The prediction has a mean pLDDT of 86. c-di-GMP-I riboswitch aptamer from a Desulfuromonadales bacterium, 87 nucleotides, folded computationally. Of the family's consensus pairs, 95% are formed in the model. The organism belongs to Desulfuromonadales, within Bacteria.

RNA sequence: AUCUGCUAAAGGCAAAUCCACCGAAAGUUGGAGGCGCAAAGUCACCGGUCUACAGGGAAUUUUCCCCACGACAGCGGGACUGCCAGA
Numbered sequence: 001a002u003c004u005g006c007u008a009a010a011g012g013c014a015a016a017u018c019c020a021c022c023g024a025a026a027g028u029u030g031g032a033g034g035c036g037c038a039a040a041g042u043c044a045c046c047g048g049u050c051u052a053c054a055g056g057g058a059a060u061u062u063u064c065c066c067c068a069c070g071a072c073a074g075c076g077g078g079a080c081u082g083c084c085a086g087a
Stems, first nucleotide, its partner, number of pairs: 002087004012037002017032004022027001035074001041080003045077003048072003055066004
């Protein structure tokens, strides 16, 4: 340096849920919590999924449809970085 992650060792992250905050929402952040994760470390480049404020269209008694400039890295691929052990 490359490959592998059964067994370790030192650790790490933190699902659902609850509380508070931000946000139109999806969802983010902090605290508690711990489902799980060998990259569940970072990045929206590709695919996918979620939401629809604003915008457009159709309906008219306030509804339906389309749409990311929003979000998800714990959906998959990819890029970069990393602990230990073995080969």